The prediction has a mean pLDDT of 80. Transfer RNA from an uncultured bacterium, 75 nucleotides, folded computationally. Its Rfam family is "tRNA". Rfam classes the family as a transfer RNA. The sequence was found in a public genome assembly.

RNA sequence: AGCGGUAUCGUCUAGGGGUUAGGAUAGCAGAUUCUCAUUCUGUUGACACGGGUUCGAAUCCCGUUGCCGCCGCCA
Numbered sequence: 001a002g003c004g005g006u007a008u009c010g011u012c013u014a015g016g017g018g019u020u021a022g023g024a025u026a027g028c029a030g031a032u033u034c035u036c037a038u039u040c041u042g043u044u045g046a047c048a049c050g051g052g053u054u055c056g057a058a059u060c061c062c063g064u065u066g067c068c069g070c071c072g073c074c075a
Base pairs, nucleotide, nucleotide: 002070003069004068005067006066007065010025011024012023013022018055027043028042029041030040031039048064049063050062051061052060
C1' cells in the first nucleotide's frame, strides 16, 4: 500500500431515523465538618471534518483525517 473496525462532554460510556443527546467520573459553586476527606445538592461541558439520502441524520451511504486490528506469505 491493501482489507476490516472505530471516532459522542476533560476522561470512560449509552443512544441503531423524530431526545431538552443520557449516565459515571472529573471541574466549579454551595451545604455538612474546628480543618481536610467523605457524603449531599446545584451547575458547566460533547456527536472528528466535508458531502449525499430523507419531511427529518449522532444514527443510513460516500469521501477525507486520526486511532486500533489483520495481512505483508510460500516456492